The RNA shown here (SAM riboswitch aptamer (S box leader)) has 106 nucleotides and comes from Pedobacter jeongneungensis.
It matches the Rfam family "SAM riboswitch aptamer (S box leader)". Rfam's curators write: The SAM riboswitch is found upstream of a number of genes which code for proteins involved in methionine or cysteine biosynthesis in Gram-positive bacteria.
The coordinates come from a structure-prediction model, not an experiment, and the mean pLDDT is 84.
The source organism's lineage runs through Bacteria, Sphingobacteriia, Sphingobacteriales, Sphingobacteriaceae and Pedobacter.
[in-house]
C1' cells in the first nucleotide's frame, strides 16, 4: 500500500499553544465555528478488536496494545421494494459501493 474477516444509529471532553477553517474524497444538502475551527500537547474519560486473569467454551473482570470521545459513516448519491401525488417529487425501507476502525496477512 493490497487482500481477508468483523463492526460501523450504543458510549465517552476539559485545559493549554494555535488563530481560520472544518465534517474522508468529488456534487447538493444540512450543520460546527472569532462565546475561538484544524492542529499539537496535558489531563480526563468511553468502549472492548487484540491481550491478561478466572483451566477451556460460555461468561465475567482487568485495562497493557490500538482505537474513539457535535450531529447515523451528518444526509443523499447505484440497484430492489412500498407508500403518497396529476405531475415534478417527497416519505419509508433493504442490499451494495466508498470510507472508518480492529484482528490477520501480503
Nucleotide at each position: 500500500u493490497g487482500c481477508u474477516u468483523a463492526u460501523u444509529a450504543a458510549g465517552a471532553a476539559a485545559g493549554a499553544c494555535g488563530g481560520a477553517g472544518g465534517g474522508a474524497u468529488u456534487a447538493g444538502a444540512c450543520c460546527c465555528a472569532a462565546c475561538g475551527a484544524a492542529g499539537u500537547c496535558u489531563u480526563a474519560g468511553c468502549a472492548a478488536c487484540c491481550u491478561g486473569u478466572a483451566a477451556c467454551c460460555a461468561u465475567a473482570c482487568a485495562a497493557g496494545g490500538u482505537g474513539c470521545u457535535a450531529a447515523a459513516u451528518u444526509c443523499u448519491a447505484u440497484c430492489c421494494c412500498g407508500a403518497a401525488u396529476a405531475a415534478a417529487u417527497u416519505c419509508g425501507g433493504g442490499a451494495c459501493c466508498a470510507g472508518a476502525u480492529a484482528a490477520g496477512u501480503u